Context: one part of a larger RNA
RNA sequence: UGACGGGGGCCCGCACAAGCGGUGGAGCAUGUGGUUUAAUUCGACGCAACGCGAAGAACCUUACCUGGGCUUGAACUCCCGGCGCUAACCGGUGAAAGUCGGCGUUCUCUUCGGGGACCCCAGUAGAGGUGCUGCAUGGCUGUCGUCAGCUCGUGUCGUGAGAUGUUGGGUUAAGUCCCGCAACGAGCGCAACCCUUGCCUUUAGUUGCCAGCAUUUAGUUGGGCACUCUAGAGGGACUGCCGGUGAAAAACCGGAGGAAGGUGGGGAUGACGUCAAGUCCUCAUGGCCUUUAUGUCCAGGGCUACACACGUACUACAAUGGCAUAAACAGAGGGUCGCAAACCCGCGAGGGGGAGCUAAUCUCAAAAAGCCGUCCUCAGUUCGGAUUGGAGUCUGCAACUCGACUCCAUGAAGUUGGAAUCGCUAGUAAUCGCGGAUCAGCAUGCCGCGGUGAAUACGUUCCCGGGCCUUGUACA
Numbered sequence: 001u002g003a004c005g006g007g008g009g010c011c012c013g014c015a016c017a018a019g020c021g022g023u024g025g026a027g028c029a030u031g032u033g034g035u036u037u038a039a040u041u042c043g044a045c046g047c048a049a050c051g052c053g054a055a056g057a058a059c060c061u062u063a064c065c066u067g068g069g070c071u072u073g074a075a076c077u078c079c080c081g082g083c084g085c086u087a088a089c090c091g092g093u094g095a096a097a098g099u100c101g102g103c104g105u106u107c108u109c110u111u112c113g114g115g116g117a118c119c120c121c122a123g124u125a126g127a128g129g130u131g132c133u134g135c136a137u138g139g140c141u142g143u144c145g146u147c148a149g150c151u152c153g154u155g156u157c158g159u160g161a162g163a164u165g166u167u168g169g170g171u172u173a174a175g176u177c178c179c180g181c182a183a184c185g186a187g188c189g190c191a192a193c194c195c196u197u198g199c200c201u202u203u204a205g206u207u208g209c210c211a212g213c214a215u216u217u218a219g220u221u222g223g224g225c226a227c228u229c230u231a232g233a234g235g236g237a238c239u240g241c242c243g244g245u246g247a248a249a250a251a252c253c254g255g256a257g258g259a260a261g262g263u264g265g266g267g268a269u270g271a272c273g274u275c276a277a278g279u280c281c282u283c284a285u286g287g288c289c290u291u292u293a294u295g296u297c298c299a300g301g302g303c304u305a306c307a308c309a310c311g312u313a314c315u316a317c318a319a320u321g322g323c324a325u326a327a328a329c330a331g332a333g334g335g336u337c338g339c340a341a342a343c344c345c346g347c348g349a350g351g352g353g354g355a356g357c358u359a360a361u362c363u364c365a366a367a368a369a370g371c372c373g374u375c376c377u378c379a380g381u382u383c384g385g386a387u388u389g390g391a392g393u394c395u396g397c398a399a400c401u402c403g404a405c406u407c408c409a410u411g412a413a414g415u416u417g418g419a420a421u422c423g424c425u426a427g428u429a430a431u432c433g434c435g436g437a438u439c440a441g442c443a444u445g446c447c448g449c450g451g452u453g454a455a456u457a458c459g460u461u462c463c464c465g466g467g468c469c470u471u472g473u474a475c476a
Stems, first nucleotide, its partner, number of pairs: 001476002003473003007470007015460002019424005026315002029312005034306002042053002064301007077125001079123001081121002084118001089102005107116003128290002131288003137284002139279003142275001144273001149188006155164003168179003194267004199235007208225003213222002238261001241255005317417001321376002333364003338357002343352003383414001388409007430452007
């Protein structure tokens, strides 16, 4: 100087407390361990691995296994020798890859000797490797943590390691600001500048809108751009104003005005460093290993197994509910290899059909919970939907292993869950549906969007994590 302490002081955080809803019990989905297997490819392991890499394993993917092939090779560069045999088509064999045979064929320059392009054969350098090492590395990422810290120059003090500044008194979300001070300044962080949302003005008025005037089944048409909205430019919030407290400070408390008030809400943004943290299977790369195989092509299988254990979700156990009927109100997105309306067929998944749309125009598209009234009356039920049988639809060469969905029948466990444990402070939790990426097909996952919309916070003694000062130390 640090680190540590079941030392002290001050302070903060959904850290506790106060509340609301979960997990742990059931069924199922998914990941992991274990076991099994020819293989069940590999990585990730407290927080910070376990719906993670994987934004989508039937083939492909695919790295694994079995079997069948190839050996300058599937792709790449160069050199040397030879051939002109290319492509396409047909046949045998085969699971395919391939292999054997047939037919067939020539781009360009030319001094007609040949040269070049391209393909094939043989050879030489070399290719290839999702093989090993993340403890040889780059890059990227997680974490402490959006915590308020981490340092430097000059000066001063100390023999020196170092100290000071950065400590102290206040204050803040903040090393934020003020005052003081052997310090005076500065840098990386904080904040602001950026995006979005909330208010107003203005410009613009189609594909958007409709107050008044006509018109219509319908903003449909004429007309209009006031309103909504869209998307550009501005304004607006700064402790600016008032009162109080405070040290004539910083600041704090209350108030006015205001759409918004003290960082208005949300996002992006992650200092010096820590964990030999993660990744050699994104990529790049040193070293090592391999070279008729650890490379490469193909078929089939596997990654989907199943006495069991754990994590994360979904659906429930019902009446604040379930079923059927009638009838409302979104936002944000996607669409030409596409989205697909009307209409017709089918109980339905879906099929036929094809208007319109490269989209504020057309379309996906029905929002759902909600509201109005009806039935059910506390049951393993009109709760719950697993499982199983049958019949189908769609995608796709192909749904046996191993897809999703529909209909009929079947109707399991489950009556609120032990010890323990998680999330959340406001348009949040809870609850309800909608969209997108990946994608032929496949979503209870992920990323977004809006609808309805709470309770509680006395407080900081305690648990966990963190910051500053101080103290002890047989630790470095």
This is a predicted structure of a 476-nucleotide part of an RNA (small-subunit ribosomal RNA, 3' major domain) from an uncultured prokaryote. It matches the Rfam family "Bacterial small subunit ribosomal RNA".